c-di-GMP-I-GGC riboswitch aptamer from Salinisphaera orenii YIM 95161, 95 nucleotides, folded computationally. The source organism's lineage runs through Bacteria, Pseudomonadati, Salinisphaeraceae, Salinisphaera orenii and Salinisphaera orenii subsp. halophila. The prediction has a mean pLDDT of 86. The sequence was found by an Rfam model in a public genome assembly.

[in-house]
RNA sequence: CAUGACAAGGGCAAACCUGUCGAAAGGCAGGGACGCAAAGCCACGGAUCUAAAGCGCGCGGGCGACCGCGGGUCACGACCGCCGGGCUGCCGUUG
Numbered sequence: 001c002a003u004g005a006c007a008a009g010g011g012c013a014a015a016c017c018u019g020u021c022g023a024a025a026g027g028c029a030g031g032g033a034c035g036c037a038a039a040g041c042c043a044c045g046g047a048u049c050u051a052a053a054g055c056g057c058g059c060g061g062g063c064g065a066c067c068g069c070g071g072g073u074c075a076c077g078a079c080c081g082c083c084g085g086g087c088u089g090c091c092g093u094u095g
C1' cells in the first nucleotide's frame, strides 16, 4: 500500500413505536435491531423523494384591487443506510 476471518475490544443502528420540529420529503431525542469495516464526516456529480413559496392553467366568487378551490410545473428543500467523488480513522488476517 492492498485486503477484511466464524479473531479481540469496542462502534453505528433499518423497519416499527413514542415524543418533538417541519407544509412535506425528512430532522432530532428515547426505545428497538434489519443490517453495516467506514452505516464516521462533506449534498461536490448523478439518481431518488418532497413542493410550502414562486410561476402559469382551469373552475367559482367579487364592480374592482383581489380572494377561494383543483390539478400542473419548479429545489434554492431533503437524502451520504442509492451510486460515484472528496476528507479522516480502530483492529487484526493475508499478500
Stems, first nucleotide, its partner, number of pairs: 001095002003092002011036002016031006034081001040087003044084003048078002054073002057070005